Predicted 3D model of RNase P RNA and transfer RNA as a complex of 463 nucleotides. Rfam match: Bacterial RNase P class A. By type it is a ribozyme.

[in-house]
RNA sequence: AGCACCUGCUGUCUUAUCGCGCUCCGAUUCGUUGGGGGGAGGAAAGUCCGGGCAGCGCAGAGCACCAUACUUCCUAACGGGAAGGAGGCCGGUUGGCGACGACCGGCCGACAGCCAGUGCCACAGAAAAUAUACCGCCGAUUCGUCGGUAAGGGUGAAAAGGUAGAGUAAGAGCCUACCGCCCGGCGGGUAACCGACGGGGCAGGGUAAACCUUAUGGGCUGAAAGACCAAAUAUGCGUCGGACGCGAGGCUGCUCGUCUCCGUAGUCUUCGGGCGAUGCCGACGCGGGUAGGUCGAUAGAGGGCGACGGCGACGGCGUCCCCAGAUAAAUGAUGAGAGCCUUACCAAAAGGUGAGGAACAGAACCCGGCUUAUAGGCAGGUGCUGAAU
RNA sequence: GGGCUUGUAACUCAGCUGGUUAGAGUAACUGACUCAUAAUCAGUAAGUCCCUGGUUCGAGCCCAGGCUGGCCCA
Numbered sequence: 001a002g003c004a005c006c007u008g009c010u011g012u013c014u015u016a017u018c019g020c021g022c023u024c025c026g027a028u029u030c031g032u033u034g035g036g037g038g039g040a041g042g043a044a045a046g047u048c049c050g051g052g053c054a055g056c057g058c059a060g061a062g063c064a065c066c067a068u069a070c071u072u073c074c075u076a077a078c079g080g081g082a083a084g085g086a087g088g089c090c091g092g093u094u095g096g097c098g099a100c101g102a103c104c105g106g107c108c109g110a111c112a113g114c115c116a117g118u119g120c121c122a123c124a125g126a127a128a129a130u131a132u133a134c135c136g137c138c139g140a141u142u143c144g145u146c147g148g149u150a151a152g153g154g155u156g157a158a159a160a161g162g163u164a165g166a167g168u169a170a171g172a173g174c175c176u177a178c179c180g181c182c183c184g185g186c187g188g189g190u191a192a193c194c195g196a197c198g199g200g201g202c203a204g205g206g207u208a209a210a211c212c213u214u215a216u217g218g219g220c221u222g223a224a225a226g227a228c229c230a231a232a233u234a235u236g237c238g239u240c241g242g243a244c245g246c247g248a249g250g251c252u253g254c255u256c257g258u259c260u261c262c263g264u265a266g267u268c269u270u271c272g273g274g275c276g277a278u279g280c281c282g283a284c285g286c287g288g289g290u291a292g293g294u295c296g297a298u299a300g301a302g303g304g305c306g307a308c309g310g311c312g313a314c315g316g317c318g319u320c321c322c323c324a325g326a327u328a329a330a331u332g333a334u335g336a337g338a339g340c341c342u343u344a345c346c347a348a349a350a351g352g353u354g355a356g357g358a359a360c361a362g363a364a365c366c367c368g369g370c371u372u373a374u375a376g377g378c379a380g381g382u383g384c385u386g387a388a389u
Numbered sequence: 390g391g392g393c394u395u396g397u398a399a400c401u402c403a404g405c406u407g408g409u410u411a412g413a414g415u416a417a418c419u420g421a422c423u424c425a426u427a428a429u430c431a432g433u434a435a436g437u438c439c440c441u442g443g444u445u446c447g448a449g450c451c452c453a454g455g456c457u458g459g460c461c462c463a
Base pairs, nucleotide, nucleotide: 001385002384003383004382005381006380007379008378009377010376012338013337014336015335016334017333018332020039022037023036024035025034026033027032041360045371046370048369049368050367051366052365053222054221055220056219065218066217067216068215069214070084071083072082073081074080085111087108088107089106090105091104092103093102094101095100112213113212117211118210119207120206121205134153135152136149137148138147139146140145161179162178163177164176165175180202181200182199183198184197186195187194188193226295227294228293229292236286237285238284239283240282241281242280302321303320304319305318306317308315309314340357341356342355343354344353345352346351390462391461392460393459394458396456399415400414401413402412408446417433418432419431420430421429439455440454441453442452443451
């Protein structure tokens, strides 16, 4: 210097014409129309988490279910973020006979508990978990075998601590030192954890992204939540009016049939008032409520800048700003200029001219995150190649 | 706007609590039978288990993220 990958930031600008939806001021014959203002994103996406907001529910506790899981902090909250600590990997230097460490730099880091219980661990292997002995080693032997052992070999992903020595018939934490493990108090640190010291020969594999245990959190629903206004039609309720039929009672009149009862003996006339179930029609009012409309709904855990506190995430302070709000859904098209990239030609070069290109994507109640997509440019890191020293 | 779910051979589907080399039917190809074809019989090939990571000794299966197809609510 080039290429590839990863991370972060950015991700075109100015203007004209014609349109689109919102809003303000004005005109209007209420159909429209003139002028001004502002009009997509870092992910508006996936809908994976968390919250605001709203409705419903709710004595308290437990069970069940779901989620999370090193520590501290940030935050409205989070499964998010910051800083740190175990652990792991790579490179370099270095100590030790060795097992194994120490330091520096970089990267990863879903990391509670298999000393609560249960389950599983294929094949191979003697044995896969309070075990066992295939080859081997040692001793004894009646040569059939018996006993000791777990150093070495072999199987496996994994085999009951490792290294060095002492010891022994051979061996073995049987013993010693160190490494590892466990326990104890001490010191440092808010804590996770770390350090040195002392004690214990050391009850022993993996798997919880197996069931599970422990701790913590979670009431349910979701802007189509919810609140308000409210046409036509139909229905419900109330009031008023009208007409009609039927039944009962009172009164009156007429006609017919039947049954029963009473009577001492029944009949006629006139006047006034009240009650009345259900259904039908009309008018008015009210209620629920559909279409439709308004709000929710865009001033907010808001943004820019400055200085302060903090390692940082972030916090409070000062100052300035208002920055889409549609509802079948606007944010577009064309032209000119500038910048960027590719390519061709001209030119010694600087540069000029022509042609082409510019990603992922697009608000729908609003925020904080995560994840995924992303041409080109800038910055940083890693790897490879080439050149120079 | 919101929710559920699928993906395994060319097609349709199995695959149990993770275990060795993933199966079945149809289709394809080769051979036999037949004068020939079909049917039948024998055999063969065909898989990024949707993708990328992780857990594990070991992943089609478990976990996380993504992609694709289908369905439902009003």